[in-house]
RNA sequence: UGAAGCAGUCCUGACGAUCGCCGGAUAAAUGCGAGUUUGUCCGGAGGAAAGUCCGAACACCACAGGGCAGGGUGCUCCAUAACGUGGAGUCGCGGUGACGCGAAGGAAAGUGCAACAGAAAGCAAACCGCCCGGCAACACCGGCCCCACGGCGCGGAGUUUCCGGGUAAGGGUGAAACGGUGCGGUAAGAGCGCACCAGUUCCCCGGGUGACCGGGGAAGCUCGGCAAACCCCACCCGGUGCAAGACCAAAUAGGGGAGCGUUCGAGGGCGGCCCGUUCGAGCUCCCGGGUAGGUCGCUAGAGGCGUCGGGCAACCGGCGCCCCAGAUGAAUGAUCGUCGCCGUCGGCGGGGCAACCCGCCGGUGGAACAGAAUUCGGCUUAUGGACUGGUUCAACCG
Repeated sequence: UGAAGCAGUCCUGACGAUCGCCGGAUAAAUGCGAGUUUGUCCGGAGGAAAGUCCGAACACCACAGGGCAGGGUGCUCCAUAACGUGGAGUCGCGGUGACGCGAAGGAAAGUGCAACAGAAAGCAAACCGCCCGGCAACACCGGCCCCACGGCGCGGAGUUUCCGGGUAAGGGUGAAACGGUGCGGUAAGAGCGCACCAGUUCCCCGGGUGACCGGGGAAGCUCGGCAAACCCCACCCGGUGCAAGACCAAAUAGGGGAGCGUUCGAGGGCGGCCCGUUCGAGCUCCCGGGUAGGUCGCUAGAGGCGUCGGGCAACCGGCGCCCCAGAUGAAUGAUCGUCGCCGUCGGCGGGGCAACCCGCCGGUGGAACAGAAUUCGGCUUAUGGACUGGUUCAACCG
C1' cells in the first nucleotide's frame, strides 16, 4: 500500500424561524367542585420499537403425594432470576491465515429404512475374471495300426461350449461393497498367518474441575450409514395472558326489601300554585349484582452513566450521580431558509503520454429498514451510511 477477517460506537445530517401534538411541574383566570383555558419551564421512539420464536417478572385460575402419557432440551465447565441464550474451552469440518460453521448423547439394546445403478445393500453377494473337477468337441507331442496316403482319444500338455464347485485379490455399479501396504501361504484366494500402519474395545501411567488430550500395553477384535425414523438414556416442563387483574360507577331493564295507595283515590295531564276537571293502579324510597364510562395496574427498573475491585470472558460486587415516552380512533409532526454528504449534467482551473484523477462554481435529483402500547433478558429477520480499535495474508521499503 492492497485485500480480508473480528469487535464496537453513532445516526433521516447540523443550525435557525414559524405553526402545531402528547405527558409532567408551576403560575394566573374561571368554576361550589370535578375540571377547563392561557403563559413559562422540562421531557417526548429503535437498533431493531418488528416477528411474537424462546425464557422470566407480574396477575388470575388450577393444584395432597407418586406414577403414566405428552412436549422440550442434548459435548464440557461457567454465567444468569431463567433460557433452546451468552462466555471460555473440547472435538469435527471449511479456510494459506486472522477466523467461520456444527440439534455434537446412544447404531457393539431392540424394531425399521435406503431411490437409481449394480450379480450382491445387511446373520452379505459369484456378473466378468481367476482356480479345481466332469461330459463332449478339436488335434500339438508321444504311443499304437498301416508299405504309404491316412486312421485310433490310449498317455501327456492344451483350447472351446456346457455343467458342478471354490474364490471377495482384480474389473465394473453405487452416497455407501465388510480395514490399507507388503511378504508368506494356496489349486486360486482370503487376517488364513506374520510385519508395519489405521481404527475399535479393554487395562495402566501422566495432564486437565471437565469434555478431552499425551504416552505405553493386550486382543485379529476389523464391528458400514441413518436416531431433524421409532426407540433407549439423562435433565426440564401446570394453564391463560395487562383485552391479566383490582376499584369506582350512570341511564334503561330486571332482582330483593320497606312504606303509601286502589270510591277513605297514590300518581299523571290541563304552561308555576290553589280550586276545579279529567285519566286512573300503581307510586316513592332503600339494598345488592352487572353494562356503558372512568380510575388504577402504568413505567424507579434483574434501570442507566461514571469510577474502583474480582474474573481470560460472559458476568458479579462496592461507591457516587441521574430519572430518561407513557399515548388509548392512539402524541413524538409540518413548512421555509442557510450549510454539510452522495449521484448526475454543464462550465472553469490544475495534474497526467493517455485512459482518467483532483479542486471550484452553477443547475437538478437523492438520503435505508422501520415506528413504542405491562415490563425485562435473549434469538431471528429487515436495513442506508459514517466512524473507531485490534488481528491476518500478500507485495514493497528500512

A computed fold for a 398-nucleotide RNA from a Desulfobacterales bacterium, annotated as Bacterial RNase P class A. The RNAcentral record of the sequence draws on ENA. A source record names the gene rnpB. Its mean pLDDT, the model's own confidence on a scale to 100, is 77.